[in-house]
A computed fold for a 692-nucleotide part of an RNA from a Patescibacteria group bacterium, annotated as large-subunit ribosomal RNA, domain II. It matches the Rfam family "Bacterial large subunit ribosomal RNA".

Context: one part of a larger RNA
This record gives sequence, C1' cells and structure tokens, in this order.
RNA sequence: GCCUACGAGUUGCUCCUCACUGGCAAGGUUAAGGCCCUAAGGGCCGAAGCCGUAGCGAAAGCAAGUCCAAACAGGGCGAUCCAGUCAGUGGGGGCAGACGCGAAACUUUGUGAUCUAUCCAUGGGCAGGUUGAAGGAGGGGUAACACCCUCUGGAGGACCGAACCCGUUAACGUUGAAAAGUUUUGGGAUGACCUGUGGAUAGGGGUGAAAGGCCAAUCAAACUGAGAGAUAGCUCGUUCUCCCCGAAAUGUUUUUAGGAACAGCCUCGGAAUUAAAGUAUGUUAGAGGUAGAGCUACUGAUUGGGCUAGGGGGCUUCACCGCCUACCAAACCCUGACAAACUCCGAAUGCUAACAUAUAUAUCCGGGAGUGAGGCUACGGGUGCUAAGAUCCGUGGCCGAGAGGGAAAUAACCCAGAAUAGCAGCUAAGGUCCCUAAUACACAGUUAAGUUGAACAAACGAGGUGGGACUUCUAUAACAGCCAGGAUGUUUGCUUGGAAGCAGCAAUCCAUUUAAAGAGUGCGUAACAGCUCACUGGUCGAGAGGUCCCGCACGGAAAAUAAUCGGGCAUCAAACUGUGAACCGAAGCUCUAUGAUCACGCCUUGGGCGUGAUUCGGUAGGGGAGCAUUGAAACCUGCGUCAAAGGUGAUGGGCGACCAUUGCUGGAGCGGUUUCAAAAGAAAAUGUAGGC
Repeated sequence: GCCUACGAGUUGCUCCUCACUGGCAAGGUUAAGGCCCUAAGGGCCGAAGCCGUAGCGAAAGCAAGUCCAAACAGGGCGAUCCAGUCAGUGGGGGCAGACGCGAAACUUUGUGAUCUAUCCAUGGGCAGGUUGAAGGAGGGGUAACACCCUCUGGAGGACCGAACCCGUUAACGUUGAAAAGUUUUGGGAUGACCUGUGGAUAGGGGUGAAAGGCCAAUCAAACUGAGAGAUAGCUCGUUCUCCCCGAAAUGUUUUUAGGAACAGCCUCGGAAUUAAAGUAUGUUAGAGGUAGAGCUACUGAUUGGGCUAGGGGGCUUCACCGCCUACCAAACCCUGACAAACUCCGAAUGCUAACAUAUAUAUCCGGGAGUGAGGCUACGGGUGCUAAGAUCCGUGGCCGAGAGGGAAAUAACCCAGAAUAGCAGCUAAGGUCCCUAAUACACAGUUAAGUUGAACAAACGAGGUGGGACUUCUAUAACAGCCAGGAUGUUUGCUUGGAAGCAGCAAUCCAUUUAAAGAGUGCGUAACAGCUCACUGGUCGAGAGGUCCCGCACGGAAAAUAAUCGGGCAUCAAACUGUGAACCGAAGCUCUAUGAUCACGCCUUGGGCGUGAUUCGGUAGGGGAGCAUUGAAACCUGCGUCAAAGGUGAUGGGCGACCAUUGCUGGAGCGGUUUCAAAAGAAAAUGUAGGC
C1' cells in the first nucleotide's frame, strides 16, 4: 500500500417543550400495591398523587379580582374571549461518559538500586622496563654542626608501556553484525585505581567531584493498578438513494476575539386574508446640505498691485513740528485663487407620502438550523507614499455555494445561470493563414520600427514619415550649387609694447565710390598678411523657406535556468486606424422527445387526466419521499436434492438506492405481503485486527 472483517447521534428518566395520531373531555389520568387467568403476559380493582378548571400578593391573606397606597385617585398583573389531559410516534432541550477516537497532566495503592549513582562489609587484580626521595653505612670535612664524595636504600595521586579501565580523533556503520558498535588513533595504568560477592538509600523521594545527570533501552519528577469513558471552547473522522428550498462570514455584548448569547439572513408548519401593507415603473408633493461651485456671504488661509493707520530706517531741529522711503504692515479698494471639521448657493441619485399600472411578495406566531475567519472587482472615501494581491468603511457585482464559452494556462475579469436525451438550428463574449471551428473577405488610409500581432513606461531628445492650418520669398527668376566682385577715407577714436574689421572700451557704428560691400560673421597673425561670410552681378529655370497642430513610428529601455506574439510564422499584412458584408462560436435561446415540482381546472379518491409556469446550479443547513440489511408476529394451508442460501456471468425493469429472470457453480435450507423492533448501510478517523 491493497484486500477482508469490525468501526461513530445510542440508551435510561412518572424531566421540559413543540408537531402529528388516538382515547376521554370541564375534566383527564392512575403510581405503589391487591385480586383473577397465565408458558410469555394480560384483565379488573386501587384517586394517594399530578395536570387543568382563577387570579393577585414576599407573605398572612383576599378573590373576578388582587397588590402598592390614607385613598372611592392612579398604576402593575389578571377576569370578561374559555380546553384540557392521558398514552403512542417523531423533532429539539435537560440530567447522565451522551456521536466516536485522542492528550499533556492530577490524585491514590503498590513494584523496583540484577542497569545506573553514592555508601557499607568482605575478597580479588595490576607483564615488563625506567627514575632513584627520606633514611642508613663508609670516607672526607668542622671546635662542634653544617657541608662534600662513594655505596646502600627503594619513596612517589613519579615516568614508558601490556593486561585491566576509559572513550580523544577519523573513517565506516545509519531498513547496522549492534535500539550506541567496528577499525584507526588516543587517555589512565600503585591509585581520588579497577573489579567479584553480599548489603543500604525509593518517587517531590533517593543518589549526584553538579551534566538536571542517574534511579532496569523510560526522568524538569520512574514504573504498575485504580479514580477513569478525567477534561479537551481543539484536531480528525462520522457509513444508502431520489425530490423541493437554500444561507452566513454582519450588529451589540462577552477574562471576549478560531468560543458563545441575543438580533439579522435560511427552512418547515400555521394565521389574517382585511383598506396588499412587499417590489418595480410613472406622475405629483415633500424633508435634506453631499458632488459641484463660491467666498466685499461668514470662519480660517492666501498672490500681485493700490491706498493708508501703526512700526522700522534716513533727513532736519536745542526741542516740538515736519519731510522722504524699490523696508514691515492692520483695515479698505482692485486682481488671482484654497478648505473633511467654511457656506450667499446647490444638483443627480437615494429616502418619505399619495395615486395609477404591473407583479407576487411582505408581515406575525410556533418547530429546526447553520453562520458570526470571508475574498476579489467597479465606484465613493479614511489610513498609507492619490504604495501594496495592504488595511478600514459605504454602494453594487461575482467567487464563496456556479458548471459551460472566451481571456494560451488562470476562484473573482468578459459572455452566460447546467432537469434529462439528440450525429438538429440561431446567436453572445471572442474570433475566422496553419496548429484550430470560421474570410489569406471588400474598400480607404497609416507604419518599416518585426513597431506590432492580448501585461508594461515617462520626462526629455530627434531634418523618421503621413496629414492639416497660417505665413514669407518666387518667371520683374526665388531656394541650393557654380563663376565673379566683396572697395575707399582708414591702421575710425581711445587703450596698448603692439591693437590695422576680428584682446578690450567708446561712438554721431560716419561718410565716399558703387550692381554690391559691416568702422565687419567666423578662422588666422606678435601685429600685419591670408582664407571666409553678410551683400551684389552672372549662370541655371520652378518651386523654396518658417511657425503651430494632429497620426503612426525612433532613442530614452538594465534582472536574475536559452529565447519566444500560446507556437509556427506574418510587412499594400496574418500589424494599426476607419467603414462594410459573411461565417464560426456556449450546458444561452429555439426545435423534437421525456421526467419532476408548483399553481389552476375536471374527474373524483387510483392522485388519474388536462392546461400553464421568468419552476427544476447549489456548500452549511431545513423539509419531503423511498431502497437495502437483521430479527419478531400474522397470513401466503408460499419455495426447496426435479436443487435453498451463498458465489460468479448474462438479460431485462426502476431517475436512483436496488429489483426480477436466467447460465455455470454450490449442496440444505429460504422467501413474499402487512405490521413492528433495531448492535440497520464505510473510502477516508497517521482508524483496530488478520492476510498478502
């Protein structure tokens, strides 16, 4: 992992509540117990008690009233409206383990020191080699010691190193040879050494050269039994079918935030059906201060100018007075402009009411819930960076609980809401060269960048290119090119070492000759020179220049595994813009056939037939109807060796759970109908046991 079996809303209660069914009814009903008949079990007694028929008050108590109160006031709860009760079944609740499995823990009774920690008693063990303390002897030496030499001696938590003990290093091993090892290397090895045997200390306790270590492969409190099915607002699981409806992720509160209570939203039953109270549209009438706008209409903030209090600065004066001011500036005037907590104004929507039309909701009472983590998107906002697949509100949509088509793939985007069947048709979004269903469709333009072809970019730069508007020059010859001229006073004046068109300053930037030629546009020289331009003539012969606006392109343009529009590929397009025609395209719509639900009608009691429906997606959840399994009772005066159950194929029926018939196998029991009762349905629980 698979197969088979087992495996989870049960049972009890003279408890509470609601619905349905039945008995009796202003009443209903027995419990314990007794008597009778019994195989089981029934029948008859038995009003003790309980519920109801009357309430109010804390109570005494009073009573259709009562309580508060001084009250005949006022108010609260009642009566005047009357139905209960006992059983059975079902939904829900309560008390019990209460749908099943699951803690870590707590308490308590015991068992453990054959592992290990420490201790006690009594035994055992340590090859070999090295060093050579004290002490001693002899000799030397001293006044005597001290001291020196030689020998002897054999100390030491001494040295090297086996056994023994340990476990430093590395590799292997890691479903191991082993639930801690093997090999290598290493530490101690006469000691605080190692070890045998026997004994002591016990669980909030021991022992600990101390690591929270060890106390039998278990230790921040051992193990075993019991309380015990501890508790678990938590996780996981919870078993057949079909039909109808169908949520919520919000508000308030919460030692509350992943839980709960009440409300909201769902479902089922009932009520009133009356002036339909709901929803939509239209008309009419209203309340309001948002968007916008505005501000000499307030509050505040504010640009420039004017005017002018006040202040600063300057001048004047012995002082006062006075004057000036491209300084600051209140109020006022002109001008420009801002505001969620400004408003002289002021919509659209939305809201309220009346009427009309359409539709079929809405409301109340009672039973049962689930939900109370929401998410994305569009719009209106707050926080944030006018950041976030961010966060918090509001109003819609969708996902959640929604399949189908499109967006390559892709909960939410676009289209569209799937009862069933069809090898029928039409469309939506989106598409129509090939992959790939359908146009290489028609007309007119644009783009040359593979821009683009379904994510994505700016400021800025630019004789890319197309279109438009305005304007200047031009056959009295423009623009561009080529040929020629481009002079004189003069080297203008000043400055300067120099300054001659061209370092710099100044100027009346002048005048002359001219077709034209600046007291000079740029290069150049130390200064000149030289080259060139403006300007003019000739040649040529038709358009040339400038400004602004728009379209499409270009640069700007860097990201992490090669690249790419989904790919191939595409250039008068298969790109972009505009217009048009055709086609494809979904579970949409239509057609044909069939079913279910609901409403209405007719037959009537078989729920049958007919008609109609903008009915039939669906998680949590509510409601309805069924199938199968095991057993019991009654009937079938059922079936069965002429083959039961079971197994395994086939055929048929039923929307389905399933049922029937039949072949083979099997070899002795089994079924149908109605009613009843359940140990009543498995794919999941790291489910349990067995098998493979």
The organism belongs to Bacteria candidate phyla, within Bacteria.